[in-house]
Formats: sequence, C1' cells, structure tokens
RNA sequence: GGGCCCGUGGCCUAGUGGAUAGGGCGCAAGCCUCCUAAGCUUGUGAUCGAGGGUUCAAGCCCCUCCGGGCCCG
Repeated sequence: GGGCCCGUGGCCUAGUGGAUAGGGCGCAAGCCUCCUAAGCUUGUGAUCGAGGGUUCAAGCCCCUCCGGGCCCG
C1' cells in the first nucleotide's frame, strides 16, 4: 500500500429499513435469612465509533474518516 471483517449501556451480546433499541452479567434498593451466599421483586444505565448522504422513516443502505482484528504484498 491492497482486500475482508468488526465497532450497540460499566462488560458480553441480539437486532439486517417501520418496537418505548431486546437479553445476560454487573450495580442499587427491597423481600427472604441469625448473617452471608443462593433465590425472588423492583430499579439502573446505550444521541447504536464520528461526520455527511439516501429515504416519509436508518442501529440496519451509501460515502468519508477514526479505532480494532485477520490476510496479501
């Protein structure tokens, strides 16, 4: 330098044009318990890497850039 893939709450992950962006872990409070753990309930938090474009409508499609990974030279 060229090609491909990825980037969604603190962490992991689903979503492939029309849900209040879903789930798990975590965290907080409560219940339970002699106490803890486990279990149960409630709560918590994502301008979806950045900017622009397409569209009535974008996490999803297109462009540029940023970051990460793999391969080739």

This is a predicted structure of a 73-nucleotide RNA (transfer RNA) from a Candidatus Helarchaeota archaeon. The organism belongs to Candidatus Helarchaeota, within Archaea. The prediction has a mean pLDDT of 81.